The RNA shown here (SAM riboswitch aptamer (S box leader)) has 101 nucleotides and comes from a soil metagenome.
[in-house]
RNA sequence: UCAUCGAGAGAGGCGGAGGGAACCGGCCCUGCGAAGCCUCGGCAACCAGCGCGACGUGCGCCACGGUGCCAAACCCGGUCCGGCGCGGUGCCGGAGGAUGA
Numbered sequence: 001u002c003a004u005c006g007a008g009a010g011a012g013g014c015g016g017a018g019g020g021a022a023c024c025g026g027c028c029c030u031g032c033g034a035a036g037c038c039u040c041g042g043c044a045a046c047c048a049g050c051g052c053g054a055c056g057u058g059c060g061c062c063a064c065g066g067u068g069c070c071a072a073a074c075c076c077g078g079u080c081c082g083g084c085g086c087g088g089u090g091c092c093g094g095a096g097g098a099u100g101a
Stems, first nucleotide, its partner, number of pairs: 001101005010040005018029003023078004041070003046066002049061004074096001079095006
């Protein structure tokens, strides 16, 4: 810089109190065992690979390899900007974050 982010997929062992990235608020998970580490399994299809296509850098296949992921929308919100709505304080998008290239 670009793309994606309401889908999908967990058991066991060690461990022993936190966790949901950081701060704040909420909500939630957690001694019926959190984080972390290990083993095995799985999901997905970004890259890689293969085929088609013929320049839209597209479509399809695959899952051995490089990553990623396996509670809840990126768990929800905050602050600023833009748009819409508007007298019911809301909705959408962006800035932010994560992942890949």
The model forms 97% of the base pairs in the Rfam consensus.
The prediction has a mean pLDDT of 77.
The sequence is in RNAcentral, with records from MGnify.